[in-house]
This is a predicted structure of a 72-nucleotide RNA (transfer RNA) from an archaeon. Its Rfam family is "tRNA". Rfam classes the family as a transfer RNA. Rfam's curators write: Transfer RNA (tRNA) molecules are approximately 80 nucleotides in length. The sequence is in RNAcentral, with records from ENA.
RNA sequence: GUCCCUGUGGCGAAAUGGUAUCGCGUCCGACUCCUAAUCGGAAGAUUGGGGUUUCGAGUACCCCCUGGGACC
Numbered sequence: 001g002u003c004c005c006u007g008u009g010g011c012g013a014a015a016u017g018g019u020a021u022c023g024c025g026u027c028c029g030a031c032u033c034c035u036a037a038u039c040g041g042a043a044g045a046u047u048g049g050g051g052u053u054u055c056g057a058g059u060a061c062c063c064c065c066u067g068g069g070a071c072c
Stems, first nucleotide, its partner, number of pairs: 001071005007065001010024004018055001026042005048064005
């Protein structure tokens, strides 16, 4: 330099172009003499950034960035 893959709550993953869902974790509560386990609830994401298409984009298209890989 060319090409491919990856990026979504703190972490790990889902999501036919149509309300972003689940697990773990965190916080509050119930249970318990206390803790753990279990149960109930809550907070937490403008989906790496910027544009385009569309009534509507995590998803399609373009550019850039991060990480990984192949070739030269």